[in-house]
Predicted 3D model of a 1456-nucleotide RNA (small-subunit ribosomal RNA) from an uncultured bacterium. The prediction has a mean pLDDT of 85. The sequence is in RNAcentral, with records from ENA and SILVA.
């Protein structure tokens, strides 16, 4: 893009088209086919006309008594008569329109042809005729039967009804004789003779009917040629079947149908069966070739309730005809009858659906008719349905204060937005009113008071839908919280959702917008146009070879295929152009154009094909050599295992990572000698050779089979392919019979294991071997199907053939065959291939079409099984899959580092105790922190405070801050009462500056900001840990690469290092690494408060205490010095490594600061800061108290131990670094002490903490739960503080727990380091075994890098890629679904034998019966009922076929 659509939601007009797609389901009612009186009798009715009644009425005469006439209604009668009626008889028509889409895969239908095998009413032409007769019949009357439908007797009567006769050249049938013709059978014609067949009248007098022929036109029939849906999991159909001869039948032809013969016909170009389906001109769609479809319109075709049948007739086997059978509905007086909407309307039903029981023949067209004119649901029209198209409108211009509302907001604005309001203007539809066609030719208009045109007059009566994550055009707010939903595909939704719902706002389309549902396109994704198959899905394991398709050179020939010209057909409409009609356009009209087709014809001859002739290069065949593990037989050989004997010999053998089980003292392994017996052939041996593949190996020998090379003698395309079909086909396996040595499934046994139905081991059956015979798969692989040509090289190798040479074993050059390696052009997705192509090209064949299901089910073929071969579907999943790329990662691999191991010290896990976790307990035991990277962590300090947690008590512009206003001078302080106290109440007290306007401060009130350690570190900054102080991460240009990416940055040396040289398609630069910065070591130079007296002086009981100096020690500011700089060696003359010398120092001297681009959604919302979301007499905020200090347990991390390298006890020496005013605090006094009292100095190089301590000296103790250890408890104290009761800290005394070196597992340390030692800060009122820092004393030990941890690098595999804590398998278990199998069991089909046999043709018979001709008659003919037979629906009975529902159990299979 479309729809005969439907669904939601909405809904103003008109045109113009369409409307049961499903139940060919059943149908109430009404119409939908008649019509002719100019065929025809009778009848009614009207009209006329004669007659007779009749006598309104009304002349005339009249003697008024009455006389005569005319005469209307009306009834009768007879007759004509008629634009009357309809019942019959009859003619034409009911075989057309119209409906519908079940059958139907077929000459149905389409296209194109044939009939020399036909017909044809009505119409047209022509030709010729139309004479004279007969007999019956309905209607009608009257009688019977029946509820009805309807029927029966008898009697009458007419025709264009019906029947003979007559004539008939033409027609027809038979004979018989000629001509011309043709594709055959034959056909057309001409004469002859025989022979047989026609008619209808009606008239208005014009005609219009009738008969026959003959030709036309229409319609039709029947025949062929080509086209026409799927299934081969349908492979074999067929018995009137295929064909003759002869009949019968039809309008013809023909097994159409019959007797008889023959045995054949169809099928792999797809017979027959199943399944679907009405064909087609069109329509949709699409660049086109295709693909899908066949409603509306037109063209054939088949139906008419279901099956069968005939009958009439020009035409049917008949939609509103008829007979019989089913099954349905009605009617009924039960005995029978009626019906058939797939006509138009309508109804019920079924459906996601689909219209009125309109009006008219006015118009076109059809029946009848002469003709008026009848009929006509054909048709015209109109009504209902946004069902499709196509037009219009639902208003237009001006109109910022950018109005209110409304969404949002960063509070400033911003959107909606010129959009309303408002102003002016207009009237298309719609509505009023008024006029009013065309369609019709002389009348004659259903539509219709319709279309159209005027006029008045109101912005009024006229917008929705769908969407806004990409794809796709259009975003934001809120509410939800993996819920509720959304969804075409991707995939939104778990607290900040442009995906869900709402809202504003937008996109889009528009009286329709959306969804479903189909079809086409995009899909070259069934590839003719136009694909592929080494690896992605896909070469058949492999060869002969049939049909098949394909095929070398040359010349003739012909003309099927090809090319061209012409004619013919290709209906119409539809399409396309052009023009024209409706106001445009949908829609129509007219003319051109297309219809790509198919027939028939002239032509051409290059290709293909067909025949002919001829070559020889493709194939072959013959000579002549050559390799060769190419096959089969039968033969023969050694060497090894086993076994056997025998013989030497002893305690083991064997076997594994180690073992065991086996085997050996009954003599094993070993070893040596004979022998048996089977299987396989060491070395040669090679990406070497043979073979179609599968295979193939001692040797010799026979037969066989290919290959190959020289030379060119023969033959002349004799070829390539190959569906089927044949034959060959490792291993394993099966049948039968043989062997059986080794090896060895199954099996024991023995190890290994958590188990070990395995890996290893000792045995050992089946098999391995043979011979026959089945079987027919393999990663039967070069995953590469066969042939043939062509298209750079270089290089091994095998087999042959040539040639070259002063240099002859070796060498070089050409050539054919194979075999390999690298490559160029090109290919290809890439990796790769690359003359042995995966490369250009020919031809065959074979096979694929997303993954799973599944090579599985069912059928079917094979098969002894076993399994083989062909081979779905349903579910179901958004993917499976190649190739490569860059991480990752590997019980892959190379290099290389680190307290990683190793090799050493000390610890730590065992105890007591501090202290953190975790559990657990509690009212509460606040939160966070949880591998490494959380637990002495946040916390550098919990008795209140803190404190966030509980319990209880009281507050609400509020305890503290900001802003505004207002008011008051206060506030504070002082006291008192109550209470736990907050806090309530009470009492006294009371400001400051000033330009006098006020301002500052402070309190109270009012408004607005609060407050919140509430919640989310998975919204966030900030800050921090950790890979890891690992070498690494990366850009810019250019290059390679289809890309993603690579190169750089790999390689070859170093190096602590991507440090650095070298090389290189790179060449640069960045962040890191070093360096620069700070302490430390070594000297110098400057200063000199503190340092030191070294010299001088002075002075003490001692004393740098004084004076004086700065020289040294020290302090603290500058600067030297170390750079692989010298020497040697080793590297590449290199970077750089080793060694030396000099130096305080030597190879980055040592230590610290300093942490790339990332990783962990690591960690903190409780430092802080902050989006969003909560709480507001509480989740804020005050106060008392309790909590954080619990304790059956468990884990980290520490002290102190277990003791003699100790421990206690006099008494004595050495630092270094820090603090110190709310402070350190000497000194002195007193206590046992912890401290207290009292008090100098010092805001510090000056005084204070402060006493280092281990360590050395000496004494004690003597291996003990101790003199070891020091918990836990008892008084008794002292300190801080408001207060130590839960809950500090210290002291004295006493009190003495565990612990006698600590299991598996683990930790730190490579030097001034670990281990001891002990000082000091921070935090702190007080409170450290933790934390930071200080110095003292001061080891061991490193072979090395195989392993265990992390880590860089280059490499390799890979199904990982939240990346091995990945990623995945199969089985149970449990839900759900769709299938297979299944004792059955219940439908549906199509056939088949048999039974029965309806109507009804034909056929036999036809004692019954009959007008028409014949006959005088009698009969005759002719015809018919009837009965009989063939055929022959429906039905019945029988087994089988095909197909489908369902079924207990049952297989496996998908999803979770």
């Nucleotide at each position: 893009g479309a729809u005969g659509a439907a669904c939601g939601c909405u809904g103003g007009c008109g045109g113009c088209g369409u409307g049961c797609u499903u139940a060919a389901c059943a149908c109430a009612u009404g119409c939908a086919a008649g019509u002719c009186g100019a065929a025809c009798g009778a009848a009614g009715c009207g009209g006329c006309u004669g007659c007779a009644g009749g006598g309104a009425u009304u002349c005339c005469c009249u003697u008024c008594g009455g006389g005569g006439g005319g005469g209307a209604a009306c009834a009768g009668u007879a007759g004509c008569u008629g634009u009357c009626u309809g019942a019959g008889u009859g003619g034409c028509g009911g075989a057309c329109g119209g409906g519908u889409g079940a059958g139907u895969a077929a000459c149905g239908c389409g296209u194109g042809g044939g009939c020399a095998a036909c017909c044809u009413g009505c119409c047209c032409c022509a030709u010729a005729c139309c004479g004279g007769g007969g007999g019956a019949u309905a209607a009608c009357a009257g009688c019977c039967g029946g509820g009805a439908a309807c029927g029966g007797c008898u009697g009458c009567u007419a025709a264009u009804a019906c029947c003979g006769c007559a004539u008939a050249c033409g027609c027809c049938c038979a004979g018989g004789a000629g001509g011309c013709u043709g594709c055959a059978u034959a056909g057309c014609u001409u004469c002859c003779u025989g022979g047989g067949g026609a008619a209808a009248a009606c008239u208005c007098c014009g005609g219009u009917g009738g008969u026959a022929u003959g030709g036309g036109a229409u319609g039709g029939g029947c025949c062929c040629g080509c086209g026409u849906c799927u299934g081969a999991u349908u492979a074999g159909c067929u018995c009137g079947u295929u064909g003759g001869c002869g009949g019968g039948g039809u309008a013809a032809c023909g097994g159409c149908c019959c007797a008889c013969c023959a045995a054949g016909g169809c099928a792999a170009c797809g017979a027959u069966c199943a399944g679907u389906a009405g064909c087609c001109g069109g329509c949709c769609u699409g660049a086109g070739a295709g693909g899908g479809c066949g409603g509306c319109c037109g063209g054939c075709c088949a139906c008419a309730u279901u099956g069968g049948g005939a009958c009439u007739g020009a035409g049917g086997c008949a939609c509103g005809g008829c007979c019989c059978a089913g099954a349905c509905u009605c009617c009924u007086g039960c005995g029978g009858g009626a019906g058939g909407c797939a006509g138009c309307a309508g109804u019920g039903g079924g459906g996601a659906a689909u219209a009125u029981u309109g009006c008219a023949c006015a118009a076109u067209g059809g029946g009848g008719g002469a003709a008026a004119c009848c009929c006509u649901g054909a048709u015209g029209c109109a009504g209902c349905g946004a069902c499709g198209c196509c037009g219009c409108g639902u208003g237009a211009g001006c109109g910022a204060u950018g109005a209110a509302g409304u969404a949002u907001c960063u509070c400033g604005g911003u959107a909606u937005g010129u959009a309303a309001a408002g102003c002016u203007c207009u009237a298309u539809c719609a509505g009023c009113a008024g006029g009013g066609a065309a369609g019709a030719a002389g009348a004659u208009g259903a539509c219709a008071g319709u279309a159209c045109c005027u006029g008045a007059g109101u912005a009024a009566g006229a917008a929705g839908c769908c969407c806004c994550g990409g794809c796709u055009a259009a975003c934001u707010a809120c509410g939800u919280g993996c819920c509720a939903g959304c969804a075409g595909c991707c995939g939104c939704g778990g607290u900040a959702a442009u995906a869900c719902g709402u809202a504003g706002g937008g996109g889009g389309c528009a009286a329709g917008c959306g969804u479903u549902a189909u079809c086409c396109g995009g899909a070259u994704u069934u590839a003719c146009u136009g694909g592929g198959u080494g690896u992605g899905a896909a070469g058949g394991g492999a060869g002969c070879g049939u049909a098949g398709a394909c095929g070398g050179a040359u010349g003739g020939a012909u003309a099927a295929g090809u090319c061209u010209g012409a004619a013919g057909u290709g209906a119409a409409a539809g399409c396309c152009c052009g023009c024209g009609g409706c106001u445009c356009a949908a829609c129509u009209g007219c003319g051109g154009g297309a219809c790509u087709g198919c027939u028939u014809u002239g032509g051409a001859a290059a290709c293909u094909g067909u025949g002919c002739a001829u070559c020889u290069u493709g194939a072959g065949u013959a000579c002549g050599g050559g390799a060769g593990g190419g096959g089969c037989a039968g033969g023969c050989g050694g060497a090894a295992u086993u076994c056997c004997u025998g013989g030497u010999g002893u305690a083991g053998c064997g076997g594994u990572g180690a073992a065991a089980u086996g085997c050996a003292u009954a003599g094993a392994u070993a070893u040596c000698g004979c022998g048996c017996a089977g299987a396989a052939c060491u070395c040669c041996g090679a990406u070497u050779g043979c073979g179609a593949a599968g295979g193939c190996a001692g040797c010799a020998u026979g037969c066989c089979g290919g290959c190959u090379c020289c030379a060119c003698a023969c033959u002349g395309a004799c070829g390539c392919u190959g569906a089927g079909g044949c034959a060959c086909g490792a291993a394993a396996g099966c049948g039968u019979g043989g062997g059986u040595a080794u090896c060895g499934a199954a099996c024991a046994g023995g190890a290994u294991u958590a188990g070990a139905u395995a890996c290893c081991c000792u045995g050992g059956u089946a098999g391995u071997c043979c011979a026959c015979g089945c079987a027919g798969u393999a990663a039967a692989c070069g995953a590469u199907g066969a042939a043939u040509g062509c298209u750079g090289g270089c290089u091994g190798u095998c087999c042959g053939g040539g040639g070259g040479g002063a240099u002859u074993g070796a060498c070089c050059c050409c050539u054919g065959g194979g075999u390999g390696g690298c490559g160029a052009a090109g290919c290809g997705a890439a990796a790769g291939c690359g003359a042995u192509a995966a490369g250009c090209a020919u031809u065959c064949c074979a096979c694929c079409u997303g993954g799973g299901g599944a090579g599985u089910a069912c059928g079917c073929c094979g098969g002894c099984a076993a399994c083989g071969g062909u081979g779905a579907a349903a579910c179901u999943c958004a993917a499976a899959g190649g190739a490569a790329u860059u991480g990752a990662c590997g019980g892959g691999g190379g290099c290389c580092c680190g307290c990683a191991c190793a090799a050493g010290c000390g610890g730590a896990g065992g105890a007591a105790c501090a202290u953190g976790u975790g559990g657990u307990u509690u009212a509460a035991u606040u939160c966070g922190a949880u591998g490494a990277u959380a637990c002495g962590c946040g916390a550098g300090g919990a008795a209140c405070c803190u404190u966030a947690c509980c319990c209880g008590g009281g507050c609400u512009c509020a305890a503290a801050c900001g802003g505004g206003g207002a008011g008051u001078g206060a506030c504070u302080c002082a006291g008192g009462c109550a209470g736990a106290g907050a806090c309530g109440c009470c009492u006294g007290u009371u400001u400051c500056c000033c330009a006098c306007g006020g301002g500052a401060c402070a309190c109270u009130c009012c408004c607005c900001g609060a407050g919140g350690u509430g919640c989310u570190g998975c919204a966030u900054g900030g800050u921090u840990g950790u890979c890891g102080u690992c070498a690494g991460c990366u850009c810019g240009u250019g290059u390679c690469g289809u890309g993603a990416g690579a190169u750089g940055u790999u390689g070859g040396g170093u190096u602590a290092a991507g440090u650095c040289c070298c090389g290189c398609a790179a060449c640069g630069a960045g962040c890191g690494c070093a360096a620069c910065c700070c302490c430390u070591g070594c000297c110098c130079c400057c200063a000199g408060u503190a340092g030191c007296c070294a010299g001088c002086a002075u002075g003490u009981a001692a004393a740098g205490g004084u004076g004086g100096g700065c020289a040294c020690u020290c302090u603290g500011a500058g600067g030297g010095g170390a750079c692989a700089g010298c020497c040697g060696g080793g590297g590449a003359u290199a970077a750089c490594c080793c060694g030396g010398a000099g130096g305080a120092a030597g190879g980055c001297g040592g230590g610290g600061a300093u942490g790339a681009c990332g990783u962990c959604a690591a960690a903190u919302c409780a430092u802080c800061a902050u989006g969003c979301c909560c709480c507001u007499u509480a989740u804020g905020a005050c106060c008392g108290g309790g909590g954080c200090u619990a304790c059956a347990c468990a884990c980290g991390u520490g002290c102190u131990a277990c003791a003699a390298u100790g421990g206690c006890g006099u008494a004595a020496a050495c630092a270094a670094a820090g603090g110190g005013a709310a402070g350190c605090g000497a000194g002195a006094g007193u206590g046992c002490g912890a401290g207290c009292u009292u008090a100098a100095g010092c805001g510090a190089a000056c005084c204070c903490c402060a006493a280092a301590a281990a360590u050395a000296a000496c004494g004690c103790c003597u291996c003990a739960g101790u003199u070891c250890g020091g918990a836990u408890u008892g008084c008794a104290g002292c300190c801080u503080g408001c207060a130590a009761c839960u809950c500090g800290g210290c002291u004295g005394c006493a009190u003495g727990a565990a612990g006698u070196u600590g299991g598996a597992a683990u930790c730190g340390c490579u030097a001034g380091u670990a281990a001891u030692c002990g000082c000091g800060g921070a935090u702190c009122a007080g409170a450290a075994u933790g934390c930071c820092g200080c110095g003292g004393u001061g080891a061991a030990u490193a072979c090395g890098u195989u392993c265990c941890c992390g880590g860089g690098u280059c490499u390799u595999g890979u199904a990982c890629a939240c990346a091995c804590c990945g990623c995945c398998c199969g089985u149970c278990a449990c839900a759900c679904c769709a299938u297979g199998g299944g004792a059955g069991u219940c439908g549906g089909g199509a056939a088949u034998g048999c039974c029965c046999g309806a109507a009804g043709u034909c056929g036999g018979u036809g004692a019954c019966c009959u007008a028409a001709c014949c006959g005088a008659a009698a009969g005759g003919g002719a015809g018919g009922a009837g009965c009989c037979g063939c055929c022959g629906a429906a039905g019945g009975c029988a087994g089988g076929c095909c197909u489908g529902g369902u079924a207990a159990c049952u297989g496996g299979g998908g999803u979770g």